[in-house]
Overview: The RNA shown here (small-subunit ribosomal RNA) has 1393 nucleotides and comes from an uncultured bacterium. The coordinates come from a structure-prediction model, not an experiment, and the mean pLDDT is 84.
RNA sequence: AGAGUUUGAUCCUGGCUCAGGAUGAACGCUAGCUACAGGCUUAACACAUGCAAGUCGAGGGGCAGCACUAGGUAGCAAUACUGAGGUGGCGACCGGCGCACGGGUGCGUAACGCGUAUCCAACCUUCCCGUUACUCUUGGAUAGCCUUCCGAAAGGGAGAUUAAUACAAGAUGGUGUUUCAAUUUCGCAUGUAAAUGAAACUAAAGAUUUAUCGGUAACGGAUGGGGAUGCGUGACAUUAGAUAGAUGGCGGGAUAACGGCCCACCAUGUCUACGAUGUCUAGGGGUUCUGAGAGGAAGGUCCCCCACACUGGAACUGAGACACGGUCCAGACUCCUACGGGAGGCAGCAGUGAGGAAUAUUGGUCAAUGGUCGGAAGACUGAACCAGCCAAGUAGCGUGAAGGAUGAAGGUUCUAUGGAUUGUAAACUUCUUUUAUACGGGAAUAAAGCCCACUACGUGUAGUGGUUUGUAUGUACCGUAUGAAUAAGCAUCGGCUAACUCCGUGCCAGCAGCCGCGGUAAUACGGAGGAUGCGAGCGUUAUCCGGAUUUAUUGGGUUUAAAGGGAGCGUAGACGGGAGAUUAAGUCAGUUGUGAAAGGCUGCGGCUCAACCGCAGCACUGCAGUUGAUACUGGUUUCCUUGAGUGCGGUUGAGGUAUGUGGAAUUCGUGGUGUAGCGGUGAAAUGCUUAGAUAUCACGAAGAACUCCGAUUGCGAAGGCAGCAUACUAAGCCGCUACUGACGUUGAUGCUCGAAAGUGUGGGUAUCAAACAGGAUUAGAUACCCUGGUAGUCCACACGGUAAACGAUGAAUACUCGCUGUUGGCGAUAUAAUGUCAGCGGCCAAGCGAAAGCAUUAAGUAUUCCACCUGGGGAGUACGCCGGCAACGGUGAAACUCAAAGGAAUUGACGGGGGCCCGCACAAGCGGAGGAACAUGUGGUUUAAUUCGAUGAUACGCGAGGAACCUUACCCGGGCUUGAAAGUUAGUGAAUGAGCUGGAAACAGUUCAGUCCUUCGGGACACGAAACUAGGUGCUGCAUGGUUGUCGUCAGCUCGUGCCGUGAGGUGUCGGCUUAAGUGCCAUAACGAGCGCAACCCUUGCUGUUAGUUGCCAUCAGGUUAAGCUGGGAACUCUAACAGGACUGCUACUGUAAGGUAGAGGAAGGUGGGGAUGACGUCAAAUCAGCACGGCCCUUACGUCCGGGGCGACACACGUGUUACAAUGGUCGGUACAGAGGGUUGCUACCUGGCGACAGGAUGCUAAUCUCAUAAAACCGAUCUCAGUUCGGAUCGGAGUCUGCAACUCGACUCCGUGAAGCUGGAUUCGCUAGUAAUCGCGCAUCAGCCAUGGCGCGGUGAAUACGUUCCCGGGCCUUGUACUCACCGCCCGUCA
Repeated sequence: AGAGUUUGAUCCUGGCUCAGGAUGAACGCUAGCUACAGGCUUAACACAUGCAAGUCGAGGGGCAGCACUAGGUAGCAAUACUGAGGUGGCGACCGGCGCACGGGUGCGUAACGCGUAUCCAACCUUCCCGUUACUCUUGGAUAGCCUUCCGAAAGGGAGAUUAAUACAAGAUGGUGUUUCAAUUUCGCAUGUAAAUGAAACUAAAGAUUUAUCGGUAACGGAUGGGGAUGCGUGACAUUAGAUAGAUGGCGGGAUAACGGCCCACCAUGUCUACGAUGUCUAGGGGUUCUGAGAGGAAGGUCCCCCACACUGGAACUGAGACACGGUCCAGACUCCUACGGGAGGCAGCAGUGAGGAAUAUUGGUCAAUGGUCGGAAGACUGAACCAGCCAAGUAGCGUGAAGGAUGAAGGUUCUAUGGAUUGUAAACUUCUUUUAUACGGGAAUAAAGCCCACUACGUGUAGUGGUUUGUAUGUACCGUAUGAAUAAGCAUCGGCUAACUCCGUGCCAGCAGCCGCGGUAAUACGGAGGAUGCGAGCGUUAUCCGGAUUUAUUGGGUUUAAAGGGAGCGUAGACGGGAGAUUAAGUCAGUUGUGAAAGGCUGCGGCUCAACCGCAGCACUGCAGUUGAUACUGGUUUCCUUGAGUGCGGUUGAGGUAUGUGGAAUUCGUGGUGUAGCGGUGAAAUGCUUAGAUAUCACGAAGAACUCCGAUUGCGAAGGCAGCAUACUAAGCCGCUACUGACGUUGAUGCUCGAAAGUGUGGGUAUCAAACAGGAUUAGAUACCCUGGUAGUCCACACGGUAAACGAUGAAUACUCGCUGUUGGCGAUAUAAUGUCAGCGGCCAAGCGAAAGCAUUAAGUAUUCCACCUGGGGAGUACGCCGGCAACGGUGAAACUCAAAGGAAUUGACGGGGGCCCGCACAAGCGGAGGAACAUGUGGUUUAAUUCGAUGAUACGCGAGGAACCUUACCCGGGCUUGAAAGUUAGUGAAUGAGCUGGAAACAGUUCAGUCCUUCGGGACACGAAACUAGGUGCUGCAUGGUUGUCGUCAGCUCGUGCCGUGAGGUGUCGGCUUAAGUGCCAUAACGAGCGCAACCCUUGCUGUUAGUUGCCAUCAGGUUAAGCUGGGAACUCUAACAGGACUGCUACUGUAAGGUAGAGGAAGGUGGGGAUGACGUCAAAUCAGCACGGCCCUUACGUCCGGGGCGACACACGUGUUACAAUGGUCGGUACAGAGGGUUGCUACCUGGCGACAGGAUGCUAAUCUCAUAAAACCGAUCUCAGUUCGGAUCGGAGUCUGCAACUCGACUCCGUGAAGCUGGAUUCGCUAGUAAUCGCGCAUCAGCCAUGGCGCGGUGAAUACGUUCCCGGGCCUUGUACUCACCGCCCGUCA
């Protein structure tokens, strides 16, 4: 000294929380010793028992009890009995002193109670000290004792008798007290002090013994008390008025003393916003804790004061009490009782019960210190000193020290299985003995006092000697012996906050001070290991201060975060211009007194140290007195003019009030013209209208509002103010400088004004229009829209007193760069430009601000005054009070609850916001889907199983580019268990082939044949035992890698340096133009760069060069029924390698440029066409079943083998396709033209057979050679003639072919027969912009075969349309709003559960 927490991130405001210290503490776990200090905070609740105040015989009469004795009796004696108040002493009694101290508690008390300072000239004081004087003479009682009576007891009555330092009478008396008279001193005053004179009143006690102690009066001192005053000392104003002894006076009483303290009379005062009165809470201080301090909180132990003693009240005695262990009365409670009556008071020390989270022994001693009594010895003393219990606190000490690495064993975790960690820790070696145990020795505290004796002198003091007195205590301390021996825990380990891993658990159990953790890989739960912190303690809880500048005096704020009163006038108050004089209240300085001690700080010292204790100094920031200073503030006073005001002269304006007046419009009325609609809306309807509307003309009536001018214009304190005129009235500004002379500023309470709506009374009512009615809209529509319509809107007079009453910005004064517009006045001038004063606006510098922004009209720099704020919600609510006719307004909480609420700005995302742009996105077209049948996929259902995955776009002819067995993961059944497969090591055997039996097969059993290679080490292969290994299409795609889809082939996504911003971030990447493009150009606090775009790559379109077989054949020659068939050729086509070609290059126009438009040439023109290529990222998108992989799970099974079944089910729903519905067609016949591929377990020419699928032969080809292989649509011709057909071909029957161990579930194909639905398809929806759509056929992969109508390729024929970007969808850039950021599928409000 700070930290965590609001956000995606940022800055700020703001609350909550934490780290520190403390405690009379409590609870949990644990515990060795010593010293010191502490220990009912709750029930001032109730108390059993014991003790806590007595003492004096040197005051008295006496003698109950104890002890002793002279004497007496008995006895031989020892001895026993008795024994005079005779002695020591002494119960009870009279008397004296004490009991008012000491000890306890904090109920009450907000008060002169306490603290501090001052005063008493208004007072008292036992015992103590000093001084002076005195202590004379008498008397009568009474307790006790004795006798007797009553009562259960407590206790009481009567009679007789007796003493005193008890009581009383008298004498004496002063310097005493009271009164009167006059003098002097002192004091602010009432008064006081001294001395004088006169009058009146009042004393006394003895004791013991020769030395003292007492008694009385007076004065003084000391001590202790009593009283008065200033200042200080809680909360609440939702307590604003209180008070009749109340305030004062005269007189009296009472008291130690003043005083309404009390009383009679008189007056009506007194206190209060500087908080009276009331209510609630509380003993106060020294001090204690905390804090840098200022402060805040507390008042236990110790000290001082106060108050109280079961509750309430009262006095007595006394020097002192209205009395803790006294009295009386009342009350409650408890106890005793013979029922008539009595007794008691632990907030003394122990102790008990109760209450409570919680607080100790019914201990020892008067040895010391102190107290009471006494002449003294001494007695008493739960005061005190000690001991006991308690980690409840503070301080100190210890639980060992040094060495010791096979880094032991064991534990724990990880693991690359080597190791790491616990850890020098242990073991082991050496050493020490504090402490504990045992034994021995052993204090100080006793200075002194008492008693006895002696000495000195001043005869009551000092000194010397001796005797005696110790609870704690045989304690502290010291010594000796033994031996590491007797001694470590608690909390924490996600961040804050030092310290990390494993296992278990699986939003469960639980944790948590705040944020938060836990839903199968938890450093946050529980356990373990390890680590960290502190340590005889450690944590938790409670409370206080701090951090919190989060109540801000030091030291905060109020435009938008909480916060400026709606405005003005003005009282109290606060603050206040220039010069002089005076005073000295504030202020400053010196000095005096006080500020108790303890405590604090510093120094020194004593306990072995420390805590603790002792001594000294300082501080105690305060209060009071006194002496000075006079700058500033204040008081008093004299002047001044610049602040303020008055006057004079101008000027401005929707300033206010009242009265009058004007035209246009609206509605209504009357009349005319005129005829079928009008009106209204997005569209309508309600409504009005043939009884004549709307429209139009004329006249009339009424009320309300004032077009244009008109404007960041003007005026006003604000609210507010607008036709014109008049009257009254207020204000500002300007000019001049005549007058007053600080008269000023602000302003709590108060008073006044105060939009709209609203209220009351009375008018008025044209328009508009809450409520209300009807019509629409809608799921509904108590709304928005329409037609009507009442209060109201208007006037007068009252009330009300609120608004986003806003500039969300209180008023006043002064100062502080500039530019510009405008209103009013003035100067000067030339009607310009310009200067100045006062307003109204815009932009900006410094400065300020969290930023946005403000910026001479401040939110800047300063001063003064007022108002207001202190987390969000609850709530501007409740209660109370005040105001109001009411409506309502003003003032204004708490319980409870949350960890935030909020401001400004930033990045995104979003908007049924805006701008620009693009895309088969729409539009314009062509063809489809959705209706039918079938194929295929999916859902659902079914099933023993219908394995699993994919599910908007981005799943659904998808994984699967081939499910009859296999595949296969699913189901049923039968088997195996180191296993079906791979590796290592023994051992045996070649491998292998062919059989037989059982069985559905796997498998089990069994027979025969076979005898490998070798460098002789062994090797290949098979069987088989044990073991290490295995295996899993089981789970988690939300633990992952890899791969993929989509946005999207959209034009974007970023970085370095610089600059801007407190920062998140921005700039660059924005702007203008352009592009398919963040493509480029220009501009520019940016300059560059990267990933994307483009290009580079493949293919296609043109040309050339090279090459010429299996391809080609123009020229030459040969040859065939025909054919590049042959010689040959290298021209052409083609093949496949390399080049060229296109770059807005050229021309014109346009543009600053980039570029655009048109044209030429060219095979191709503006990216030529197509493909591959997919930025940063999004969707926890898909996949653990392609593969890989972490973790979890199964191990005679969730592994593996086999047979059969299933994945092919079928009421239904959806997607994707095929074939059709026909004449642009079907059928039959004939005639043409491709490209790209495949082929030896293959493709197969050709021949024969079969209607055919195909079969049997046979040939070529490892392919530019042979073959699949006839391309089809097209074209030519014939036929059908609009129909469920010569369309369509499903379904079904029969007969076959082929593949294959095997076509039943469940294959394809062929032939014959059968001939279903379907006549162009609802809402809706898909694809496509040119060699494209549409249409036609061909090939390939997988593959034994094939459910392929699918997928991937190839060529043939070959269109239509695009005005355009308003709209739908998607996307890009800029901008704007936002309470969204999981980002609009967001957030969020109300009701109900």